Context: one part of a larger RNA
RNA sequence: UUGGGCAUAAAGCGUUUGUAGGUGGCUUUUUAAGUCCGUCGUUAAUUCCCAAAGCUCAACCCUGGACAGGCGGUGGAAACUACCAAGCUAGAGUACGAUAGGGGCAGAGGGAAUUUCUAGUAGAGCGGUGAAAUGUGUAGAGAUCGGAAAGAACACUAACGGCAAAAGCACUCUGCUAGGCCGACACCGACACUGAGAGAUGAAAGCUAGGGGAGCAAAUGGGAUUAGAUACCCCAGUAGUCCUAGCCAUAAACGAUGGAUACUAGGUGCUAUACAUAUCGACCCGUGCAGUGUUAUAGCUAACAUAUUAAGUAUCCUGCCUGGGGAGUACUUUCACAAGAAUGAAACUU
Numbered sequence: 001u002u003g004g005g006c007a008u009a010a011a012g013c014g015u016u017u018g019u020a021g022g023u024g025g026c027u028u029u030u031u032a033a034g035u036c037c038g039u040c041g042u043u044a045a046u047u048c049c050c051a052a053a054g055c056u057c058a059a060c061c062c063u064g065g066a067c068a069g070g071c072g073g074u075g076g077a078a079a080c081u082a083c084c085a086a087g088c089u090a091g092a093g094u095a096c097g098a099u100a101g102g103g104g105c106a107g108a109g110g111g112a113a114u115u116u117c118u119a120g121u122a123g124a125g126c127g128g129u130g131a132a133a134u135g136u137g138u139a140g141a142g143a144u145c146g147g148a149a150a151g152a153a154c155a156c157u158a159a160c161g162g163c164a165a166a167a168g169c170a171c172u173c174u175g176c177u178a179g180g181c182c183g184a185c186a187c188c189g190a191c192a193c194u195g196a197g198a199g200a201u202g203a204a205a206g207c208u209a210g211g212g213g214a215g216c217a218a219a220u221g222g223g224a225u226u227a228g229a230u231a232c233c234c235c236a237g238u239a240g241u242c243c244u245a246g247c248c249a250u251a252a253a254c255g256a257u258g259g260a261u262a263c264u265a266g267g268u269g270c271u272a273u274a275c276a277u278a279u280c281g282a283c284c285c286g287u288g289c290a291g292u293g294u295u296a297u298a299g300c301u302a303a304c305a306u307a308u309u310a311a312g313u314a315u316c317c318u319g320c321c322u323g324g325g326g327a328g329u330a331c332u333u334u335c336a337c338a339a340g341a342a343u344g345a346a347a348c349u350u
Base pairs, nucleotide, nucleotide: 004321005320006319008303012318014201015200016199017198021194022193023192025088026087027086028085031082033081034080035077036076037075038074039073040072041071042070043069049065050064051063054060091191093187094186096183097182099180103177104176105175106174107173108172109171110154114150115149116148117147118146120144121143125136126135162169163168206247207246208245209244210243211242215241216240220236221235222234223233258317259316260315261314262313263312266295267294268293269292270291271290273288274287275286299306323350324349325348333342334341335340
């Protein structure tokens, strides 16, 4: 390489939009590029295969014949792929009517708690731990009760629940805005799927500039513990955590499971919704669709497990893997302010 694989053994890009490319619904027509059938030419000799001949046989050698496959010409076929033309509506989309939601952005408002400041009462401890000490307090702490300020986060409701492409999203209200599901079937008429490059987005930490700084808290200081203690425990405490603008582009970015379509037993929950039934009304019961759980048959699996939300049965497109270490290292290149990220070996060893 062929082949085989990718939940857990090596292996699905963090996610998404989309270019080239690949693949692609139904009916009729055209052409004949692919495809199929016939025929002709060519494909040196040798070799290989077949038949016969010559060395006593054989190897060997000689003569004749032929296949497969390729390339080119020519005549035909028209099912399939492709092309041309016309149409269709089951895929996709638009419009319409309802609907659920922590989807996004911006603005406004709220209460509890914490800390600090300030006024009063009161007068000796408080705090902390396994035990202590550092710390704090008669310059009046802690406790209690008024007032004020600040920043950050939103108890209960809360769920096995909802929304979003993923990251993620929750106090309340308002404005703007994106997507989904359901119903009906008006319009359009294959407009679709995937997607190398490319673009966008991407937790936390980190970086730049300007704000902000209550609590928490890397670093750091002190007290303990200990043989030591650069730790675990305690007292303090700076970056940071928050906001605005811009970078960074990584996570066990996980369902460790790429996307799309179709098919393949059931049972039982929840969420949204439609119909039917019922009723004073709301449920219950029944049917459908979309999502989200659980259990389980066939199948699959090395097993565990999975099982209509597949890891089953098939098709299409894409990414990735090829023993362990060396190593996600060295070097090169690109990107970044930097930290670093991306790409990514070999010697050697086993």